[in-house]
Molecule: transfer RNA
Organism: uncultured Bacteroidota bacterium
RNA sequence: GGGGGAGUAGUUCAGCUGGCUAGAAUACUUGACUGGCAGUCAAGAGGUCGUGGGUUCGAGUCCCAUCUUCUCCA
Numbered sequence: 001g002g003g004g005g006a007g008u009a010g011u012u013c014a015g016c017u018g019g020c021u022a023g024a025a026u027a028c029u030u031g032a033c034u035g036g037c038a039g040u041c042a043a044g045a046g047g048u049c050g051u052g053g054g055u056u057c058g059a060g061u062c063c064c065a066u067c068u069u070c071u072c073c074a
Base pairs, nucleotide, nucleotide: 001073002072003071004070005069006068007067010026011025012024013023019057028044029043030042031041032040033039050066051065052064053063054062
């Protein structure tokens, strides 16, 4: 330098062929059970979907550029 993969909640990830309010687990906060811890159950909070543009009535999803990271080739 060239090809390919990944980037979504604090963390690990899902999200189908573009469509109604973006989700799960875990962690965190609160409450109940317990003498307390742990644990179980219930509720809550937490997101510029890496960044910037474009297409579209509508984009996490499609297109372009770019950043970070992994991998292959030279």